FMN riboswitch aptamer (RFN element) from a fish gut metagenome, 154 nucleotides, folded computationally. The coordinates come from a structure-prediction model, not an experiment, and the mean pLDDT is 77. The sequence is in RNAcentral, with records from MGnify.
RNA sequence: UUUCAGGGCGAGGUGAAAAUCCUCACCGGCGGUAUAGUCCGCGAACGCAUUGCAGCUGUGAAACUUUCGGACAGGCAAUUGAAAUUCCGAAAAGCUGUGGUGCGCCGAUCAGGUGAAAUUCCUGAACCGACGGUUACAGUCCGGAUGGAAGAAA
Numbered sequence: 001u002u003u004c005a006g007g008g009c010g011a012g013g014u015g016a017a018a019a020u021c022c023u024c025a026c027c028g029g030c031g032g033u034a035u036a037g038u039c040c041g042c043g044a045a046c047g048c049a050u051u052g053c054a055g056c057u058g059u060g061a062a063a064c065u066u067u068c069g070g071a072c073a074g075g076c077a078a079u080u081g082a083a084a085u086u087c088c089g090a091a092a093a094g095c096u097g098u099g100g101u102g103c104g105c106c107g108a109u110c111a112g113g114u115g116a117a118a119u120u121c122c123u124g125a126a127c128c129g130a131c132g133g134u135u136a137c138a139g140u141c142c143g144g145a146u147g148g149a150a151g152a153a154a
Stems, first nucleotide, its partner, number of pairs: 001154004010024004025140002027129002029042004037127002046104011065092007072075001109125005131143003
């Protein structure tokens, strides 16, 4: 640098309405370690802090928040408009979008067996699953996401 990098609602019941409730069913990212959804660590989402970048309507030929400093060519008249000062420099703040870094948050397993070694294998019985949406409460539907990423390969 390039490529890759998540699976799963089928049946029945209730109901006006449920792939969301109830019964059964189904699924399991990445690294480590005796082969792991439940051990140790990581990733996505979310929150906080900090920091970078971009933008901030409309009117008008010209405006782009505030403050401070400077320059000479001193910014006129009319028109538009809430506002009309030409240029240079510095500082500070708000809102929106997007990125970096740090911190926080972050679910759930036991018993028996084999073995040198396994909460990882075998047997049995359990448990867990972000946020927003929805005629009715979602691990499995839709959405952010044609995104991001632990990482893997070349």